[in-house]
Context: one part of a larger RNA
Parts: sequence; structure tokens; C1' cells
RNA sequence: CUAUGUUGAAGGAACUCGGCAAAUUGCACGCGUAACUUCGGAAGAAGCGUGACCUCAUGAUGGGCAACCAUUGUGGGGUGGCACAGACCAGGGGGUAGCGACUGUUUAUCAAAAACACAGGGCUCUGCGAAGUCGCAAGACGACGUAUAGGGUCUGACGCCUGCCCGGUGCUGGAAGGUUAAGAGGAGGGGUGCAAGCUCUGAAUCGAAGCCCCAGUAAACGGCGGCCGUAACUAUAACGGUCCUAAGGUAGCGAAAUUCCUUGUCGGGUAAGUUCCGACCUGCACGAAUGGCGUAACGACUUCCCCGCUGUCUCCAACAUAGACUCA
Repeated sequence: CUAUGUUGAAGGAACUCGGCAAAUUGCACGCGUAACUUCGGAAGAAGCGUGACCUCAUGAUGGGCAACCAUUGUGGGGUGGCACAGACCAGGGGGUAGCGACUGUUUAUCAAAAACACAGGGCUCUGCGAAGUCGCAAGACGACGUAUAGGGUCUGACGCCUGCCCGGUGCUGGAAGGUUAAGAGGAGGGGUGCAAGCUCUGAAUCGAAGCCCCAGUAAACGGCGGCCGUAACUAUAACGGUCCUAAGGUAGCGAAAUUCCUUGUCGGGUAAGUUCCGACCUGCACGAAUGGCGUAACGACUUCCCCGCUGUCUCCAACAUAGACUCA
């Protein structure tokens, strides 16, 4: 000096990206326990006290014929120690916000999460030799199931809700019409032949699905405007005009896991706050099952704050063990 431990004056997060690490707490009994809430919880919330041993009194339970034995409780008095759940073992706690409802699952070997799954919800396909999947096929799974079933896909408990657009793409439907392959058809024409014939070519016309066309459909893929003017201070614009569109973003939320300008502005917290919380709305570029907004409980998740606690730090020191190092 390194590693692993133990202890530490005064201070107590000043450390640091961040209380990382360590420390605190820890058991049983008694008391006591807030907001919020889906009334179950939250909750071991928080917080406070007691605990050893001796002795006296008095209960309970079990065993035993009984004497008595075992276990356990309540009340009173006393004794010793620095310390009585005496070692080991053995929750730190509270508040706020985000995300995900939850228990669960995951990158064997740098990611455990807000990702996946989930119960619940929707759409869609499938009538049974089902749809779908595997296989060239036979056949198999689906299923020894039968629409309260099975497949696909999206969303993701619960609560309140889920607006407008079918022009494009997709899907579904459509006895008309247009286009149209093979095929049918055969007017007509060519070659050859004396001819019968053989052979080549070939116009109308009739020919499916598909496409065109006509509708429907957004919890299908997706989309959801611009400019100008206007109120008796100013400002703003309920109002008006105009252009474009399939329709011009509704409710709710909003500097947000989304805000560039931006450390926006105001308020709170601090002596001091680019973070945090509450507002505002000028949303560069939120927005309704690629779900919107809330939400008790839950989380080795993330943010900020407080109490306790501490060698994280001010600022390091000593000791123990094992190395390194020096000497032998």
C1' cells in the first nucleotide's frame, strides 16, 4: 500500500450522478395508529412502554385412585449488573410524483424494467371431412372439441369514457355494364392439285376469375387545415369573410418518459433549487383500445423531500487477519 473486518472525538450527507456502501431498525406482549380507499385494505402504519433473577399470593389446562407431576396465566414485594428479546438469529421509517393495475415472465454469461404475460374488453374468421397449421401424399394436430367452441389480431384490472373522416389502401357485398385467357365459332383469304382433297391463315359473335365500376366498413391500415378582419382604454376575439379538404382534433390532459426556443412565467419547498411539486397554455411535434384521463393495493422500477442513522464526507486514525514490500 491492497483486500476483508472491528472501533472512533466533534459534526451528521457537508460525500456523491445518486445516502452507492455502511450504520440505524429487528423478537414477544400491552397500548396506540393518519390521509386515502375498490371498505378488503392502507397497517407491523407512525409512535410509546414492558421483558432477567428471587419471593409471596392466586387462577387455568393436562395426567394420576391419591400423594403429586407437567405446562401456562394474573397480582404484590424484593435483588444484582454498564447492559436482562444480554451471544447468534432478527423490518429503518414517513411524505410526493411518474410508469405499470396486481402475483408472475425475460436478455443461461454486462439490461429484471416502464419491456412480455395477465384476468377483463373489442373486431374478425370458422356449421364440422370447421377455420387454421404441418405434409408431395396418405395422414396428423385442431379435438375424442362443436359457436358459452376453436383460430387470428389489437387493447390490457377497476372507474368515467372512447369524438369526426370511407377520398387513398385493405376487407366485405353487388344476377347490370366495360375489359378479357384458353376454348367455341367460322365469313373470308393463301399454298397445292385436273379434281376430290390436303394444308396454312382467319373477321364478326359467344367465352371465367381478376381489374374497372357501384356500395358498405375505422376497437381495419390510417387521417383529423390556412389566411384576413372585428367589441366604447388597451389587449383579446364569442362574431364575420375567404380558400382548401374525405374530414379539419371533440372530451380529457398538457413545458409532460412528449416543450425545440427553455433554467418558459408564476407559486411552493431551500440561506441559495437547470431537478422536484402545484398552476398557466404560446401543444416546435398530446389525444381517445398503435386507447384518453383518473385510480386504492402492489413494485429488488424511476423522481424529489423529511425524520432516524451513520467514517459517505470535513479528515483521517488505530487494531485484527491475509497478501504486497524490506531484511534474514
A computed fold for a 328-nucleotide part of an RNA from Sinorhizobium arboris, annotated as large-subunit ribosomal RNA, domain IV. Its mean pLDDT, the model's own confidence on a scale to 100, is 89. Lineage of the source: Bacteria > Alphaproteobacteria > Hyphomicrobiales > Rhizobiaceae > Sinorhizobium. It matches the Rfam family "Bacterial large subunit ribosomal RNA".